Description
A computed fold for a 351-nucleotide part of an RNA from Hyparrhenia diplandra, annotated as small-subunit ribosomal RNA, central domain.

[in-house]
Context: one part of a larger RNA
RNA sequence: UUGGGCGUAAAGCGUUUGUAGGUGGCUUUUUAAGUCCGCCGUCAAAUCCUAGGGCUCAACCCUGGACAAGCGAUGUAAACUACCAAGCUGGAGUAUGAUAGGGGUAGAGAGAAUUUCCGGUGGAGCGGUGAAAUACAUUGAGAUCGGAAAGAACACCAACAGCGAAAGGACUAUAUUGGGCCGACAUUGACACUGACAGACAAAAGCUAGGGGAGGAAAUGGGAUUAGAGACCUAGUACUCCUAGACGUAAACGAUGGAUCCUAUGUGCUAUGCGACUUGACCCAUGCAAAGGUCGCCGCUAACGCUGUUAAGUAUCCCGCACGAGGAGCACGUUCACAAGAAUGAAACUC
Numbered sequence: 001u002u003g004g005g006c007g008u009a010a011a012g013c014g015u016u017u018g019u020a021g022g023u024g025g026c027u028u029u030u031u032a033a034g035u036c037c038g039c040c041g042u043c044a045a046a047u048c049c050u051a052g053g054g055c056u057c058a059a060c061c062c063u064g065g066a067c068a069a070g071c072g073a074u075g076u077a078a079a080c081u082a083c084c085a086a087g088c089u090g091g092a093g094u095a096u097g098a099u100a101g102g103g104g105u106a107g108a109g110a111g112a113a114u115u116u117c118c119g120g121u122g123g124a125g126c127g128g129u130g131a132a133a134u135a136c137a138u139u140g141a142g143a144u145c146g147g148a149a150a151g152a153a154c155a156c157c158a159a160c161a162g163c164g165a166a167a168g169g170a171c172u173a174u175a176u177u178g179g180g181c182c183g184a185c186a187u188u189g190a191c192a193c194u195g196a197c198a199g200a201c202a203a204a205a206g207c208u209a210g211g212g213g214a215g216g217a218a219a220u221g222g223g224a225u226u227a228g229a230g231a232c233c234u235a236g237u238a239c240u241c242c243u244a245g246a247c248g249u250a251a252a253c254g255a256u257g258g259a260u261c262c263u264a265u266g267u268g269c270u271a272u273g274c275g276a277c278u279u280g281a282c283c284c285a286u287g288c289a290a291a292g293g294u295c296g297c298c299g300c301u302a303a304c305g306c307u308g309u310u311a312a313g314u315a316u317c318c319c320g321c322a323c324g325a326g327g328a329g330c331a332c333g334u335u336c337a338c339a340a341g342a343a344u345g346a347a348a349c350u351c
Base pairs, nucleotide, nucleotide: 005321006320007304008303012319014201015200016199017198021194022193023192025088026087027086028085031082033081034080035077037075038074040072041071042070049065050064051063052062053061054060091191092188093187094186096183097182099180103177104176105175106174108172109171114150115149116148117147118146119145120144121143125136163168207245208244209243210242211241215240216239220235221234222233223232257318258317259316260315262313269292270291272289273288274287299306300305324351325350326349333344334343335342336341
């Protein structure tokens, strides 16, 4: 390279924007680069193939012929790709009118609970466990009532539901802002898809600086159990929270890259719009459109299983990745980072 692959066997970058590149809708025209056809030249000898010949045969040797892409020149063809020119509206945008949503950001506010503090009542335990003890408590705990403060998280609704590129996102209202879906009628006229390199975003933990610190809680002290006890109990620091940076990784999972086309009959759920129905709302039956979930024939799969607008079916385009197990995501080098480390990433050797 060919071939065959990537849900679970090795293998889909965490996600996205987008440069180069690759690929690309319909109609008509031009050219003739690719493409098709004819013809010419060239493609050393030997070898291979073939017709003969020579060594007694054969291997071997000699003579002649043929072969075929490739490369170059030339003359045609014009369907396809490409180019030129002109159009089209189905792909893709823009505008307009509606619509659903825990999508983002900002400041503001509410209530329950917890802890602490102050005051009242009250008077001996409380707390914890398998059982206890440490701890707390007559300097009045725990319990209960009233008041105050602080920080963090938002019960019910809540769902098999909805939103976002992913990470993720839920108390309430306001302001601002991104995206989606639908309707009708306009408008641009292929403006598209993918995307090496690159840019942006990116849970938790850890890092830097400054705040904050109720509850929880690595580390750590103490009390038990035990051979030991890091597990249990009681305290408790970093951290968890906010602001500004930096880090750039996760079983970042649907273990399933993105886009487009096609492919049974059915059943049933959620939210939305339109039509129809209704004075109107709910409910029932029904049609259309798009979005999300769940079963499922054929088909696919090693099996498990996947599956007709959510394919792992049938195809096309583009990107990424793997090639026995360990050594090893280690060493070395390079780049990035404050550091922790991250990215890239072998070999010897062993089986």
It matches the Rfam family "Bacterial small subunit ribosomal RNA". Its mean pLDDT, the model's own confidence on a scale to 100, is 81. The organism belongs to Hyparrhenia, within Eukaryota.